[in-house]
RNA sequence: GAGUCGGUCAGGCGAUCGCGGCACCCGAAAGGGGGUCGAGGAAAGUCCGGACUCCACAGAGCAUGGUGGUGGGUAACGCCCACCCGGGGUAACCCGCGGGACAGUGCCACAGAGAACAGACCGCCUCAUAAAGAGGUAAGGGUGAAACGGUGGUGUAAGAGACCACCAGCACUCCAGGUGACUGGAGUGGCUCGGUAAACCCCACCCGGAGCAAGAUCAAGAGGACGCGUACGCGCGUCUGCGGAAGCGCUCGAGGGCUGCUCGCCCGAGCUUCCGGGUAGAUCGCACCAGGCCGUUGGCAACAGCGGUCGCAGAUGGAUGAUCGCCCCUUGCCUCGCGGCGAGGACAGAAUCCGGCUUAUCGACCGACUCGU
Numbered sequence: 001g002a003g004u005c006g007g008u009c010a011g012g013c014g015a016u017c018g019c020g021g022c023a024c025c026c027g028a029a030a031g032g033g034g035g036u037c038g039a040g041g042a043a044a045g046u047c048c049g050g051a052c053u054c055c056a057c058a059g060a061g062c063a064u065g066g067u068g069g070u071g072g073g074u075a076a077c078g079c080c081c082a083c084c085c086g087g088g089g090u091a092a093c094c095c096g097c098g099g100g101a102c103a104g105u106g107c108c109a110c111a112g113a114g115a116a117c118a119g120a121c122c123g124c125c126u127c128a129u130a131a132a133g134a135g136g137u138a139a140g141g142g143u144g145a146a147a148c149g150g151u152g153g154u155g156u157a158a159g160a161g162a163c164c165a166c167c168a169g170c171a172c173u174c175c176a177g178g179u180g181a182c183u184g185g186a187g188u189g190g191c192u193c194g195g196u197a198a199a200c201c202c203c204a205c206c207c208g209g210a211g212c213a214a215g216a217u218c219a220a221g222a223g224g225a226c227g228c229g230u231a232c233g234c235g236c237g238u239c240u241g242c243g244g245a246a247g248c249g250c251u252c253g254a255g256g257g258c259u260g261c262u263c264g265c266c267c268g269a270g271c272u273u274c275c276g277g278g279u280a281g282a283u284c285g286c287a288c289c290a291g292g293c294c295g296u297u298g299g300c301a302a303c304a305g306c307g308g309u310c311g312c313a314g315a316u317g318g319a320u321g322a323u324c325g326c327c328c329c330u331u332g333c334c335u336c337g338c339g340g341c342g343a344g345g346a347c348a349g350a351a352u353c354c355g356g357c358u359u360a361u362c363g364a365c366c367g368a369c370u371c372g373u
Base pairs, nucleotide, nucleotide: 001371002370003369004368005367006366007365008364009363011327012326013325014324015323016322017321019038020037021036022035024033025032026031040347044358045357047356048355049354050353051352052211053210054209055208065206066205067204068203069083070082071081072080073079084098085096086095087094088093099202100201104200105199106196107195108194121141122140123137124136125135126134127133149167150166151165152164153163154162168192170189171188172187173186174185175184176183177182215284216283217282218281223275224274225273227271228270233250234249235248236247238245239244255267256266257265258264289311291310292309293308294307295306296305297304298303328345329344330343331342332341333340334339
């Protein structure tokens, strides 16, 4: 100088005004006062996995769906760690939806003669009369992502694993190492058996459904039942189908208010009790945890054990904000310089909680490692 990987932070301080939770003080109450706490690394997408709640469920299986190298971690996972294999990079390191293509089926565009029980377009060889044509041939050419091993020889009319040697690959057996995926080695075999399973399918393993608007408690109003009452008494007029009907006034009047009781005054057609399910509404769920930090032990690591320490949002027409000043970072212009004047400081924002993944993000800092000089 160029890079690779991992981690941390996410402008700071002060003043003023304001918002939500908690507990405290003053106050009869309304309210007031000071205190304390108050978004994130992704709170996001809602894509996986769990906790929790309700429903369902004797047991087993099928279907659908998901996962897919091996060994670990974890509450669990499609996540994480380590390793294996394949690919890329000089390297640090990165990438892989990484089981099975001799169980079966399907597909392989375009080009090309032919695309899977191979195949004769050119070429080569033989026949034939020079041409046309017939047969043989996969060595050479051409097409294509892919054309049925490679090199050399034998052989042949020309050729060909047709045969031979070596190499590559495949299958099987054995030996050695590893928990294992797998790796290294030896031998035998037929000579080579294409790709595709984010195509059907096969194999192994996993999975009951719905979700905090889950769900629980209390409970206005409305509903049902018993009881008390509004009079079933008197008067007046109205309507009339002449049976009555509603209305007004007086007496009576449960119950209620002034008021704790008695009296008194006023209002007065509903009131009390019980029952069941439960609407509106309220409360809980709901903020303490698979918790954070520090140390230590085990482990390569993910992570786990032990000890100490801390308390860390809880709204529901949904708080967590705004303004000003100083400083900080980046940057433009002016200036020899000191400095001055501007611009910018991201993505975003809780709603039951937790573990992940993915996506967005101005920038700043730290650590480890690689390559070149």